Predicted 3D model of a 78-nucleotide RNA (c-di-GMP-I-GGC riboswitch aptamer) from a Solirubrobacteraceae bacterium.
RNA sequence: CCCGACAACGGCACACCCGUCGCGAGGCGGGGCCGCAAAGCCAGGGAUCUCGCCCCAGAGACCGCCCAGCUGCCGAAG
Numbered sequence: 001c002c003c004g005a006c007a008a009c010g011g012c013a014c015a016c017c018c019g020u021c022g023c024g025a026g027g028c029g030g031g032g033c034c035g036c037a038a039a040g041c042c043a044g045g046g047a048u049c050u051c052g053c054c055c056c057a058g059a060g061a062c063c064g065c066c067c068a069g070c071u072g073c074c075g076a077a078g
Stems, first nucleotide, its partner, number of pairs: 002078001003075002011036002016031006034064001040070002044067003048061004
């Protein structure tokens, strides 16, 4: 460095509920805890979704869908 264990310290928080912002997808806060070795960051490429349009062109959302990029705890077997 790759890798990821019936190891250790921890971390995050699906759905759902409440509040709040947004036309909306959805975001934020609190509760909650399905799961996650990057479920940390990131919207560059796809997928999906929303708004608009219905001639043409777009503007958004989402990283816990995939790929890519950046960073990171621990140290079994190999």

Lineage of the source: Bacteria > Bacillati > Actinomycetota > Thermoleophilia > Solirubrobacteraceae.